[in-house]
Context: one part of a larger RNA
RNA sequence: UGACGGGGGCUCACACAAGCGGUGGAGCAUGUUGUUUAAUUCGAUGCAACGCGAAGAACCUUACCUGGGCUUGACAUUCAUGUGGUACCAAACCGAAAGGGGCGGGACCGUCUUUUGGCGGAGCAUGAACAGGUAUUGCAUGGCUGUCGUCAGCUCGUGUCGUGAGAUGUUGGGUUAAGUCCCGUAACGAGCGCAACCCUUAUCCUUAGUUACCAGCGAGUAAAGUCGGGGACUCUAAGGAGACUGCCGGUGUCAAACCGGAGGAAGGCGGGGACGACGUCAAGUCAUCAUGGUCCUUACGCCCAGGGCCACAAACGUGCUACAAUGGUCGGUACAAAGGGCAGCGAACCCGUGAGGGUAAGCAAAUCCCAAAAAGCCGGCCCCAGUUCGGAUUGAAGGCUGCAAUUCGCCUUCAUGAAGUUGGAAUCGCUAGUAAUCGCAGAUCAGCCAUGCUGCGGUGAAUGUGUUCCUGAGCCUUGUACA
Numbered sequence: 001u002g003a004c005g006g007g008g009g010c011u012c013a014c015a016c017a018a019g020c021g022g023u024g025g026a027g028c029a030u031g032u033u034g035u036u037u038a039a040u041u042c043g044a045u046g047c048a049a050c051g052c053g054a055a056g057a058a059c060c061u062u063a064c065c066u067g068g069g070c071u072u073g074a075c076a077u078u079c080a081u082g083u084g085g086u087a088c089c090a091a092a093c094c095g096a097a098a099g100g101g102g103c104g105g106g107a108c109c110g111u112c113u114u115u116u117g118g119c120g121g122a123g124c125a126u127g128a129a130c131a132g133g134u135a136u137u138g139c140a141u142g143g144c145u146g147u148c149g150u151c152a153g154c155u156c157g158u159g160u161c162g163u164g165a166g167a168u169g170u171u172g173g174g175u176u177a178a179g180u181c182c183c184g185u186a187a188c189g190a191g192c193g194c195a196a197c198c199c200u201u202a203u204c205c206u207u208a209g210u211u212a213c214c215a216g217c218g219a220g221u222a223a224a225g226u227c228g229g230g231g232a233c234u235c236u237a238a239g240g241a242g243a244c245u246g247c248c249g250g251u252g253u254c255a256a257a258c259c260g261g262a263g264g265a266a267g268g269c270g271g272g273g274a275c276g277a278c279g280u281c282a283a284g285u286c287a288u289c290a291u292g293g294u295c296c297u298u299a300c301g302c303c304c305a306g307g308g309c310c311a312c313a314a315a316c317g318u319g320c321u322a323c324a325a326u327g328g329u330c331g332g333u334a335c336a337a338a339g340g341g342c343a344g345c346g347a348a349c350c351c352g353u354g355a356g357g358g359u360a361a362g363c364a365a366a367u368c369c370c371a372a373a374a375a376g377c378c379g380g381c382c383c384c385a386g387u388u389c390g391g392a393u394u395g396a397a398g399g400c401u402g403c404a405a406u407u408c409g410c411c412u413u414c415a416u417g418a419a420g421u422u423g424g425a426a427u428c429g430c431u432a433g434u435a436a437u438c439g440c441a442g443a444u445c446a447g448c449c450a451u452g453c454u455g456c457g458g459u460g461a462a463u464g465u466g467u468u469c470c471u472g473a474g475c476c477u478u479g480u481a482c483a
Base pairs, nucleotide, nucleotide: 001483002482003480004479005478007477008476009475010474011473012472013471015467016466019430020429021428022427023426026321027320028319029318030317031316032315033314034312035311042053043052064307065306066305067304068303069302070301073130077129078128079127080126081125082124083123088105089104093100094099108121109120110119111118112117132296133295135294136293137292141290142289143285144284145283146281148279153192154191155190156189157188158187159168160167161166172183173182174181198273199272200271201270203241204240205239206238207237208236209235213230214229217228218227219226244267247261248260249259250258251257323423327382328381329380330379331378332377333376339370340369341368344363345362349358350357351356389420394415395414396413397412398411399410400409436459437458438457439456440455441454442453
């Protein structure tokens, strides 16, 4: 100087407390361990692995296994030699394909030249260099990432102090979300962080007015901004305004700041995002990519078919659906936002109980389509039961995608109708448009095992104004046989 302490002081955080909802029990989905297997490819492993890499494993993907094949190779560059019946196309035939095989057909470019020709190039063949490797080492690395942590810290120059390691500054008194600011001060300044600058959301103004809008005027309809028109409103999207402790009162060291108030759409960081200091964990990744070393080279490379990654005694994580009446079911009816669409989205009509099919308008989209929002509201039934709760499982018949749904897809209809009556010890999330609850969209994608993920809006709480305790963190201080 650090680190540590079941030492002390101060402070903070959904850390606890106060609340609300879960997990742990059930069924299923998914990931992991284990076991099994010819293979169940590999990686991730306390927090910070386990719906993670994977924003899509039937083939492909695919790296694994079994079997069949290729050997200058699926791909790149160079050299040597050869080559016109050459390159290329390719029938029989073998084969699961890959591959093998080769009847037959049969070129291109430059140049010399009278030409059937000569020389060269491309291509091809052989050979040699080499290719190739998701083989190994993340403890050889770059890059990228997680974590402490959006925690408030981490340092430097000069000066001063100390023999020195170092100290000071950065400590102290206040204050803040903040090493934020003020005051003090052997320190004075500065840098990386904090904050601000950026995006978005909340209000208003200006400009603009189609595909959006419709107040007034006119037309028109069964109805409808449907039409003429309008530029008010909504909205869209570009530019501005606005919030700064600016104003008032109080407290405070005539400070920084804090408390209350006014005005205001918004008030003291308005809400959300992007943004992550010096460093820590030899943290993660050689399987995104790049790359040193090592290793393989008729195989650890390459191609193909089939299988596997989906196995299943058991254990764990993350979820979905429930156990019901604040509910289930049937009929009627209302209101979003944000997205996507041409090998696409597909209206209306017809067929089908339905999944879906037929036909087909419109739309490269503020125009058309996906599109029905759902919870909600208004009525009817159910009457507390393993039920009109719950939907697992299984049978049958169908639909769709795709070369192909057996291993191993999704959906529909009919039938079947399991466990489950609120969950032990323990444990998680959340402080406001949040939790809870309800649906919608998108990426990936032929299809889909999505209950995942990323977004969007609808309805919309309770509790806390405390810091004794648990956990983690910051500053000061103290002890230490630790470095």